This is a predicted structure of a 71-nucleotide RNA (Fluoride riboswitch aptamer (crcB RNA motif)) from Vibrio rumoiensis 1S-45. Model confidence (mean pLDDT): 76 of 100.

Parts: sequence; structure tokens; C1' cells
RNA sequence: CAAAUCACGGGUGAUGGGGUUCCACCUUUAACCGCUCAAAGUCUUUUUGAGAUGAUGGCUCCUGCUAGGUG
Repeated sequence: CAAAUCACGGGUGAUGGGGUUCCACCUUUAACCGCUCAAAGUCUUUUUGAGAUGAUGGCUCCUGCUAGGUG
């Protein structure tokens, strides 16, 4: 000096914000930028049509949207 690994830090996890010693991933040439079915296309991994769930990665609170009820 370089590589690998570990710890800490930082960042990311399909639509907003906060908390989180819970999970996964990345550590800058990055993680991530969705899924199902069908068709077309295929140097490139894309395009078109139809469809499902969801403001969470998970949990929780707030905000927004939608539906119902009460005052």
C1' cells in the first nucleotide's frame, strides 16, 4: 500500500414523515428503483396488454387518500 474478514458508523429495502440496540442488503463501479399472467422481442433484458397487494423491510405513531358509523 492492497485484498479479505470482523466491529462501529453511514446508507438502502415499489408512494410522505418520526421512533425502533428487530431483520436483510450495500459501503459509492453500491444496496434500492416492485409483483403475477399473456404476447412480442432477444448483442442490450426490453416493450405492449390485462391483473393483485401496499403510504411499514417488520413493529409502532403521525400525515394524506378511501369506505362506514356517531355527534